[in-house]
RNA sequence: GCCGGGAUAGCUCAGUGGUAGAGCAUUACUCUGAAGAAGUAUUGGUCGGGUGUUCGAUUCACCCUCCCGGCA
Numbered sequence: 001g002c003c004g005g006g007a008u009a010g011c012u013c014a015g016u017g018g019u020a021g022a023g024c025a026u027u028a029c030u031c032u033g034a035a036g037a038a039g040u041a042u043u044g045g046u047c048g049g050g051u052g053u054u055c056g057a058u059u060c061a062c063c064c065u066c067c068c069g070g071c072a
Stems, first nucleotide, its partner, number of pairs: 001071007010024004018055001025043001027041004048064005
């Protein structure tokens, strides 16, 4: 340099056009002498940045940044 994949909650990841979810974690409660485990509820997101397409973009197109792999 070329090709491909990825960036979404504190962490690991779903979500392929109709306004974002799960598990773990946090916090509160139940339970316990207390803690852990377990159960219930709760909190948490300018969806990497920008422009465009669209009535509507996490999703589609283009540019940029960063990460991973392959080729040279």
Notes
This is a predicted structure of a 72-nucleotide RNA (transfer RNA) from a Candidatus Parcubacteria bacterium. NCBI's taxonomy places the organism under Bacteria, Bacteria candidate phyla, Candidatus Parcubacteria. Its Rfam family is "tRNA". It is annotated as a transfer RNA. The coordinates come from a structure-prediction model, not an experiment, and the mean pLDDT is 83.